[in-house]
RNA sequence: GAGCCUGUAGCUCAGUGGAUAGAGCAUCAGAUUGCGGAUCUGGGGGUCGGAGGUUCGACUCCUCUCAGGCUCG
Numbered sequence: 001g002a003g004c005c006u007g008u009a010g011c012u013c014a015g016u017g018g019a020u021a022g023a024g025c026a027u028c029a030g031a032u033u034g035c036g037g038a039u040c041u042g043g044g045g046g047u048c049g050g051a052g053g054u055u056c057g058a059c060u061c062c063u064c065u066c067a068g069g070c071u072c073g
Stems, first nucleotide, its partner, number of pairs: 001072007010025004018056001027043005049065005
C1' cells in the first nucleotide's frame, strides 16, 4: 500500500428496510433471610464508532472516514 472481517447498554452478544432498539451477566431498589449468599420482582443505563447519501421510513443498503483484527505485497 491492497483486500477481507468486526465495531449496538459497564461486559458478552442478538437484531439482514417499518413495532417504544432487546437478551444474559453486572449494577440499584424491594421481597425473602438472624446477617449475608442464593432465589423472586421491579428500576436505571444506548448520539447503534463518526460524517454524508438512498428511501415515505436506515442498527440494517451505498460512499467516505476512525479504531481493532486477519491475509497478501

A computed fold for a 73-nucleotide RNA from a Spirochaetales bacterium, annotated as transfer RNA. NCBI's taxonomy places the organism under Bacteria, Pseudomonadati, Spirochaetota, Spirochaetia, Spirochaetales. RNAcentral holds the sequence, with entries from ENA. Model confidence (mean pLDDT): 80 of 100. Rfam family: tRNA. By type it is a transfer RNA. Rfam links the family to the GO term triplet codon-amino acid adaptor activity.